[in-house]
Context: one part of a larger RNA
């Protein structure tokens, strides 16, 4: 490249990241339950023992063993929480020449916009209230020449 301009949204295609999501998987301090080593302690101790007492028998003391409390590791369970995945779904960003219309920019051909409500393939439309960041025409006030 200057209206043969600019430009909006739905739809279609491609691609990217994100949200939601039944479900699936993994982790999970701590908690609950199960199991329970070593060891201390308590009870027991019919088995065992050189030192003490005793002539001896035995006693005292001790040990093994048994039981119990506590108890590390381990196992199981549900949940908070975290991560991954997930049919499907939602909008979003982007992408020379796709589809439908033409909403906005000029009075953009119904001035536009804001709020709100309803409606509509889509941009949007309609009602009510508001703004001028509206063109045109007329009048009034003010300013400049």
């Nucleotide at each position: 490249c200057a209206c043969c301009g600019c430009c909006c949204g739905u739809c279609a295609a491609g691609c990217c990241a994100c949200g939601a999501a039944a479900g699936g998987g993994a982790g999970g301090a701590g908690c609950g339950c199960c199991c329970g080593a070593a060891g201390u302690c308590g009870c027991u101790g019919a088995g065992c023992c050189g030192a003490c007492c005793g002539c001896a028998a035995g006693g005292a003391g001790g040990c093994a063993g048994g039981c119990g409390c506590c108890g590390a590791a381990g196992g199981c369970g549900a949940a908070a929480c975290u991560c991954c995945u997930g049919a499907u779904u939602g909008g979003g960003a982007c992408u020379a020449a796709g589809u439908c219309g033409u909403a906005a920019c000029a009075a953009g051909g119904u001035a536009a916009c804001c709020g709100u409500a309803g409606g509509g393939g889509a941009a949007c439309c309609u009602g009510c209230g508001g703004u001028u960041g509206g063109a045109u025409c007329a009048c009034c006030u003010c300013c400049u020449u």
Model confidence (mean pLDDT): 82 of 100.
Predicted 3D model of a 145-nucleotide part of an RNA (small-subunit ribosomal RNA, 3' minor domain) from a Gemmataceae bacterium.
NCBI's taxonomy places the organism under Bacteria, Pseudomonadati, Planctomycetota, Gemmatales, Gemmataceae.
It matches the Rfam family "Bacterial small subunit ribosomal RNA".
The RNAcentral record of the full RNA draws on ENA and SILVA.